Lysine riboswitch aptamer from a chicken gut metagenome, 164 nucleotides, folded computationally. The model forms 87% of the base pairs in the Rfam consensus. Rfam family: Lysine riboswitch aptamer. Gene Ontology term of the family: lysine biosynthetic process.
RNA sequence: UGAUAGAGGCGCGAACAGGCAUCAGUAACCGGCCAGCACGGGCAGAGCACCCGGCCGGAGAAAGGGCCGUUCGCCGAAGGGCCGUCUCCCUGCCUGGAGAGCGGUAUCCUGGGCCGCGAGAGAACAUCUCCCGGACUGCCACAAAACGGUGUGGAGCGCUAUCA
Numbered sequence: 001u002g003a004u005a006g007a008g009g010c011g012c013g014a015a016c017a018g019g020c021a022u023c024a025g026u027a028a029c030c031g032g033c034c035a036g037c038a039c040g041g042g043c044a045g046a047g048c049a050c051c052c053g054g055c056c057g058g059a060g061a062a063a064g065g066g067c068c069g070u071u072c073g074c075c076g077a078a079g080g081g082c083c084g085u086c087u088c089c090c091u092g093c094c095u096g097g098a099g100a101g102c103g104g105u106a107u108c109c110u111g112g113g114c115c116g117c118g119a120g121a122g123a124a125c126a127u128c129u130c131c132c133g134g135a136c137u138g139c140c141a142c143a144a145a146a147c148g149g150u151g152u153g154g155a156g157c158g159c160u161a162u163c164a
Stems, first nucleotide, its partner, number of pairs: 001164006009075001011074006018068003029058006040052003044095002047093003078110003081105005087100002111137002114134003118130004139154005
């Protein structure tokens, strides 16, 4: 220098004609009453066009997200940021915003999980993501008191083992 194999632990991710709760007594639908031809409303903004509403009763979902289980792939596992692209949501156009899918970026950030303030998404107090902080934990370096315990610092393009 290269190759191979490994370690961290509530470790990471994916899939499923799986189960459970939530979504929700919500949406669409049916009946009755009232209102109306636009006062008002239709993600945010001005305009144009287009469309429609409220209450009561009946009956009544689903998707995404979550938990469990099983299987599979793994230890930059993976997540995020940025860029590009397609599609979808929003009644359509214009402007803007948000979300999801795919690809790229190893040469942008993060060792890992947990807890907490805040922010965003979300029906949600579930959950996810991000910034910051806290203790814990694994690896390496240094230190005195060099076995252990302890302290300080660092980052996975790292560390350990074996082979050449």